The RNA shown here (Bacterial small signal recognition particle RNA) has 100 nucleotides and comes from a Chloroflexota bacterium. The sequence was found by an Rfam model in a public genome assembly. The model forms 93% of the base pairs in the Rfam consensus. Model confidence (mean pLDDT): 81 of 100.
Formats: sequence, structure tokens, C1' cells
RNA sequence: CAUUGGGUCCCACGCGGCAGCUGCCUGUGAACCCCGCCAGGUCCGAAAGGAAGCAACGGUAAGCGGAUCCAGUUGGGUGACGUGGGGCAGCCUGAUGGCA
Repeated sequence: CAUUGGGUCCCACGCGGCAGCUGCCUGUGAACCCCGCCAGGUCCGAAAGGAAGCAACGGUAAGCGGAUCCAGUUGGGUGACGUGGGGCAGCCUGAUGGCA
């Protein structure tokens, strides 16, 4: 100097990791217009019984918190990661050949 391979560049997919959101878990959460069970009391009945049903109690809904295992989803100047495709102006690096 020539040829050529790879990297840097772009795209896609995958894997791990970070963050957000949702689900799952958990706490709280309806005087009545949710459910159950209904003390007391009320109503019907001659009675036996029955009816509705407040509070309390229990369980839930929307909502508001908590935890961060797991699952889903979103994101990116995440990664001395992988695969494929694209590109090669310049830079880095390897191989081969020639010349000095």
C1' cells in the first nucleotide's frame, strides 16, 4: 500500500436488570339508600306462632393505605449480553499478500 474479517453506527427479536402501572397478598372501609345474622323494641294474632327490622357482630363494594415474592404490561443515553438483518464516510482492531 492492497484485499478482507470484526467492532464502533441503525433496526428488529430474545435474555437479565432498573423504574412506573395493573393484578395477586394484606390493612382499613357502607348509621340507612350492600349481604348475612338480628339482642332490645315494633307490628299481626285470642293463643300457638309469624312478619318487618334499628343497634351490635360478621362478610363484602367503590375508595384510601401497606408489602414487595409471583404474573401481566409500559418505558429507556439499562447491559466490558446474545441472535438476525442493514450499513461501512471516518476511527479502532485482526488476518493474508506485496514493497521498503